[in-house]
Context: one part of a larger RNA
RNA sequence: GGCUGACGGUGGAUGCCUUGGCGUACAGAGGCGAUGAAGGACGUGGCUAGCUGCGAUAAUCUUCGGGUAGGUGCUAAGCAACCUUUGAUCCGGAGGUCUCCGAAUGGGAAAACCUCAACGGCUCGUCCGUUGAUCAUGCACUGAAUACAUAGGUGUAUGAGGCUAACCUGGUGAAGUGAAACAUCUCAGUAACCAGAGGAAAAGAAAUCAAAAUGAGAAUCCCUCAGUAGCGGCGAGCGAACGGGGAAUAGGCCAAACUGAUAGGAUUCGUCCUAUCAGGGUUGUAGGGCCCUCAACAUAGGACCGCAAGGGAAAGCAGAAACGACUGGAAAGAGUUCCAAAGAGGGUGAUAGACCCGUAUGCGAAAUCUUGAGCGGCUUUAGAGGGUACCUGAGUACCACAGGGCACGUGUAACCCGGUGGGAAUCUGGGAGGACCAUCUUCCAAGCCUAAUUACUACUGUACGACCGAUAGUGAACCAGUACCGUGAGGGAAAGGUGAAAAGUACCCCGGCUAGGGGCAGUGAAAUAGUACCUGAAACCGUCAGCUU
Numbered sequence: 001g002g003c004u005g006a007c008g009g010u011g012g013a014u015g016c017c018u019u020g021g022c023g024u025a026c027a028g029a030g031g032c033g034a035u036g037a038a039g040g041a042c043g044u045g046g047c048u049a050g051c052u053g054c055g056a057u058a059a060u061c062u063u064c065g066g067g068u069a070g071g072u073g074c075u076a077a078g079c080a081a082c083c084u085u086u087g088a089u090c091c092g093g094a095g096g097u098c099u100c101c102g103a104a105u106g107g108g109a110a111a112a113c114c115u116c117a118a119c120g121g122c123u124c125g126u127c128c129g130u131u132g133a134u135c136a137u138g139c140a141c142u143g144a145a146u147a148c149a150u151a152g153g154u155g156u157a158u159g160a161g162g163c164u165a166a167c168c169u170g171g172u173g174a175a176g177u178g179a180a181a182c183a184u185c186u187c188a189g190u191a192a193c194c195a196g197a198g199g200a201a202a203a204g205a206a207a208u209c210a211a212a213a214u215g216a217g218a219a220u221c222c223c224u225c226a227g228u229a230g231c232g233g234c235g236a237g238c239g240a241a242c243g244g245g246g247a248a249u250a251g252g253c254c255a256a257a258c259u260g261a262u263a264g265g266a267u268u269c270g271u272c273c274u275a276u277c278a279g280g281g282u283u284g285u286a287g288g289g290c291c292c293u294c295a296a297c298a299u300a301g302g303a304c305c306g307c308a309a310g311g312g313a314a315a316g317c318a319g320a321a322a323c324g325a326c327u328g329g330a331a332a333g334a335g336u337u338c339c340a341a342a343g344a345g346g347g348u349g350a351u352a353g354a355c356c357c358g359u360a361u362g363c364g365a366a367a368u369c370u371u372g373a374g375c376g377g378c379u380u381u382a383g384a385g386g387g388u389a390c391c392u393g394a395g396u397a398c399c400a401c402a403g404g405g406c407a408c409g410u411g412u413a414a415c416c417c418g419g420u421g422g423g424a425a426u427c428u429g430g431g432a433g434g435a436c437c438a439u440c441u442u443c444c445a446a447g448c449c450u451a452a453u454u455a456c457u458a459c460u461g462u463a464c465g466a467c468c469g470a471u472a473g474u475g476a477a478c479c480a481g482u483a484c485c486g487u488g489a490g491g492g493a494a495a496g497g498u499g500a501a502a503a504g505u506a507c508c509c510c511g512g513c514u515a516g517g518g519g520c521a522g523u524g525a526a527a528u529a530g531u532a533c534c535u536g537a538a539a540c541c542g543u544c545a546g547c548u549u
Base pairs, nucleotide, nucleotide: 001548002547003546004545005544006543007542008541009540015534016497017496020468021467022465023464024463025462026461027460028459029457030456031163032162039101040100041099042055043054044053046079047078049075050074051073061095062094063093064092065091066090070083071082072081106115107114108113116132117131118130119129120128121127122125134160135159136158137157138156139155140154141153142152167198168196169195170194171193172192178185182233208216209215220247221246222245223244224243230238231237251449252448253447254393258279259278260277261276262275263274264273265272266271284427286392287391288390289388290387291386292385293384294383300380301379302378304377305376306375307374310371311370312369313368316363317362318361322336323335326333337354338353339343345357346356347355398422399421400420401419403417404416405415408434429444430443431442432441433440484491485490504533507519508518509517510516
């Protein structure tokens, strides 16, 4: 020096554990904000560093309920001083207070600071209170160039502004990529940005589809049709619809004709025009208006408002049944017994239906919120025949050019949309049925609204998991978006476990009146459980012994 063994050190794997995560289902809620939000700064406790709470009324104040013996939040013990059966602490509802910054809004500013004016107040101060941003809309007053007017100005009322996870609608709109290169194409109308809204949004009551039929009958979503028909440097790829089966169902209102009122204007004084309001009217087997004739005085609703039995949310309440002599440090184990509409689960010194919290079951709210059978109010809703030809959405439909959207890349390219330029008809009318024409069928554009079925989950509650168990599971089980890094946008950790209970080692000795260690000391079941603490692998470092060179 090597190998082996024993005993240690170091180290923190493994096992066990879980306060934290992840996911799913159902339900709730789906917003907050100038009555000042989200998010912060600074304060605030008797002693107070951080967290939490709160706001100069500052770990809180008032009140109404619940609840019951102890309390003055946590790390975190202590000292002091207090509160409390005249009900504290605690839990819930409703109020009060709520500094400064922040949309931030009197002005300014390098956020949490500086500063102005008017009015009011008193304790007269370096005081207190209130008001003072901008924009939009309405109204009133005022009012230029310029006479009327308009612009502008002033005042006043109402509203807006900002934040927020996803879902939604609209606007703008890539590239990496694929095509084994690349340009049409694809990725993709995706990502991103912008605007806007709601609890959903959007869409929506046929100028829809069909196919020769005794057709269907708003929209939305799912399954299918179907990887079909098609589109496509016919490459890569893209990719329907009709029809069928389901979910849920709901239909309404204007414009116009015509009539009336009010105001203004014109007038040949007959009336006419314009604007506003009211009645009327809303359709495609065409409907409505107006005129005539007949019939009738009901019925059926409503998405609007109110009341409201009852239900729910937001504190809670009752809740069965066990003992001791065994083992053990400890009983829940073993033994014997009991309850069960309760043997879900968790805790307790090992494994507890009967010890504790609970569980099954039953009950509960003064004020607050929500839902709501039913009732009431309000409101809507009906015809037949004949005549007349007044109305039925115009720079619209449509066409040309150049585009976009439709599964459809210009193609035979219909259909839908808007850009530029042209530009109809008026029910004897017009659109569509994939060029176009005829016949036929079908529908009625150029106005608006509409629940449910559908999408999502930042947030709240409940339940569950052939989900993880500290290099896993969230980045974060722990004071984590922290420490730290970066000018900045931004990046971004590590770090859990004594014991049943601190019972956390009094005292003595060594040592520097340390740190640390030792003991014949003590606690504990155990101290090789001693806070560098459960278990304690390996690498690595030793001590002793054996063998060997």